[in-house]
RNA sequence: GUGAAAUGCCGCUAGGGUUCCGGCCGGGAUGCAUCGCAUGCGCCCCGGUGGCUGGUCCGAGAGCGGCGACCCGUCCGGUGAACAGCGGACGGGCACACGGCGGGACAAAAGCCCGGGAGGU
Numbered sequence: 001g002u003g004a005a006a007u008g009c010c011g012c013u014a015g016g017g018u019u020c021c022g023g024c025c026g027g028g029a030u031g032c033a034u035c036g037c038a039u040g041c042g043c044c045c046c047g048g049u050g051g052c053u054g055g056u057c058c059g060a061g062a063g064c065g066g067c068g069a070c071c072c073g074u075c076c077g078g079u080g081a082a083c084a085g086c087g088g089a090c091g092g093g094c095a096c097a098c099g100g101c102g103g104g105a106c107a108a109a110a111g112c113c114c115g116g117g118a119g120g121u
Base pairs, nucleotide, nucleotide: 007068008067009066010065011064012063015058016057020055021054022052023049024048025047026046027045028044030042031041032040033039070093071092072091073090074089075088076087077086096116098119102114103113104112
């Protein structure tokens, strides 16, 4: 100085926001209770709030689990016998992994996507 690959999907979690539901706050309207302005409670509508634990939603290469693919070995099938290849069963393996700024999507954000990218070791 140069340098490839490191697989796919599903379920979930850390995390994430706020379309929808719910919570909370304010306003309006109305019903009930009380003699009653008022007050309390219920129901409906509107607005605000995710510095609301929630339900829905998004969600990891470097989180978890599962299935497949792939690799290796043994055995079986096929053959007159056997090698290779192919098919099947079983067992094993599938390691490692620091990381922006910025941009993108959905309602929105993010450990999502760009991205095992740039860069660093």